[in-house]
RNA sequence: GCUCCGGUAGCUCAGUAGGUAGAGCGCAUGCCUGUUAAGCAUGAAGUCGCAGGUUCGAGUCCUGCCCGGAGCG
Repeated sequence: GCUCCGGUAGCUCAGUAGGUAGAGCGCAUGCCUGUUAAGCAUGAAGUCGCAGGUUCGAGUCCUGCCCGGAGCG
């Protein structure tokens, strides 16, 4: 330098025929308990890597760039 894969909640990841962004763990509050843990209920939390483009509408399609990984030279 070229090719491919990945970047979505604090962490690990889903979401691929474009149509309101989700799960588990963690966190907060309450219930329960002699206390803690466990269990149960509720809740907070994301400009979907950045910037543009297409579209009525983009996490999803297109272009450039950034970061991580693999392969080739």
Predicted 3D model of a 73-nucleotide RNA (transfer RNA) from archaeon CG06_land_8_20_14_3_00_37_11. Rfam family: tRNA. It is annotated as a transfer RNA. The RNAcentral record of the sequence draws on ENA. Model confidence (mean pLDDT): 83 of 100. RNAcentral records the identical sequence in 2 taxa.